[in-house]
Molecule: transfer RNA
Organism: uncultured Clostridia bacterium
RNA sequence: GCCGAAGUGGUGGAAUUGGCAGACGCGCCGGACUCAAAAUCCGGUGGUAGCGAUAUCGUGUCGGUUCGAGUCCGACCUUCGGCA
Numbered sequence: 001g002c003c004g005a006a007g008u009g010g011u012g013g014a015a016u017u018g019g020c021a022g023a024c025g026c027g028c029c030g031g032a033c034u035c036a037a038a039a040u041c042c043g044g045u046g047g048u049a050g051c052g053a054u055a056u057c058g059u060g061u062c063g064g065u066u067c068g069a070g071u072c073c074g075a076c077c078u079u080c081g082g083c084a
Base pairs, nucleotide, nucleotide: 001083002082003081004080005079006078007077010026011025012024019067027045028044029043030042031041032040046057047056048055049054060076061075062074063073064072
């Protein structure tokens, strides 16, 4: 230099055909149990604004297509693999 794969909450990882983003697990917070802890069980858990209801933003970055994009298209960034 060329070719290919991947990038999603704090973390691993789903989202099958473009149609409610974050299922499920880990972690964290609160509670139950215990003399106390561990284990186990129950509830909660993206950011910002708000007392709240709610609103808004959020899939590596910036654009494009579309009524609608994690998903399709272009450029770029990072990581991994292959070829030279």